[in-house]
Molecule: transfer RNA
Organism: Candidatus Parcubacteria bacterium
């Protein structure tokens, strides 16, 4: 400089056009004489930015920023 591959909840990661999900932590409430554990709820998200195709975009299509790998 030039190719790829990734960016989703604190964290790890699914989801590959039709309103976005799971373990795990963190609250609650349960159970127990207490604690762990187990069982229940509930909350947490401009899906890295901006644009473009589409009735409709997390998902294609283009730029750009960031991580990482390769060439040179």
């Nucleotide at each position: 400089g030039c190719c790829g591959a990734c960016g989703u909840a604190g964290c790890u990661c699914a989801g590959u056009g039709g309103u976005a999900g799971a373990g795990c932590a963190g609250g609650g409430c349960u159970u127990u004489c207490a604690u762990a554990a187990g069982g229940c709820c509930a909350a947490g998200g401009u899906c890295g930015c901006a644009g473009g195709u589409u009735c409709g975009a997390u998902c294609c299509c283009u730029g750009c920023c960031g991580u990482c790998g390769g060439c040179a």